RNA sequence: CGGGCUAUAGCGCAGUUGGCUAGCGCGCAGGGCUGGGGGUCCUGAGGUCGCGGGUUCGAGUCCCGCUAGCCCGA
Numbered sequence: 001c002g003g004g005c006u007a008u009a010g011c012g013c014a015g016u017u018g019g020c021u022a023g024c025g026c027g028c029a030g031g032g033c034u035g036g037g038g039g040u041c042c043u044g045a046g047g048u049c050g051c052g053g054g055u056u057c058g059a060g061u062c063c064c065g066c067u068a069g070c071c072c073g074a
Base pairs, nucleotide, nucleotide: 001073002072003071004070005069006068007067010026011025012024013023019057028044029043030042031041032040033039050066051065052064053063054062
């Protein structure tokens, strides 16, 4: 320098062919059961979907650029 993959909640991940409110597990907070702990159940908080643009009525998803990590090549 060229190419590929990845980037979504504190952590690990899903998200189909662009569609209505962005979810799951763990963790966290509150509560119920229990004398308490553990366990289990219910409820809840937590996201500018890496950053900046574009297309579209509508973008996590499509297009362009950039950043970071990993891999391959020179």
Predicted 3D model of a 74-nucleotide RNA (transfer RNA) from a Candidatus Uhrbacteria bacterium. Rfam family: tRNA. The family's RNA type in Rfam is transfer RNA. The coordinates come from a structure-prediction model, not an experiment, and the mean pLDDT is 80.